[in-house]
RNA sequence: GGCGCCAUGGCUUAGCUGGCUAAAGCACUUGCCUAGUAAACAGGAGCUCCUGGGUUCAACUCCCAGUGGUGCCA
Numbered sequence: 001g002g003c004g005c006c007a008u009g010g011c012u013u014a015g016c017u018g019g020c021u022a023a024a025g026c027a028c029u030u031g032c033c034u035a036g037u038a039a040a041c042a043g044g045a046g047c048u049c050c051u052g053g054g055u056u057c058a059a060c061u062c063c064c065a066g067u068g069g070u071g072c073c074a
Base pairs, nucleotide, nucleotide: 001073002072003071004070005069006068007067010026011025012024013023019057028044029043030042031041050066051065052064053063054062
């Protein structure tokens, strides 16, 4: 340099055949429980979905460009 894949709470992921409030586990936090801690149980907060633009009545989802990561080729 060329071709492909990926980017979604702090972490790991689902959702990507466009449509109501973006879902789960871990972590965090409050309560309960305990002599106390952990575990279990019941709640809670946290993601404008990498950035910008386009298409559409409507975009995490489709298209374009960029950025970052990763793989293959040279």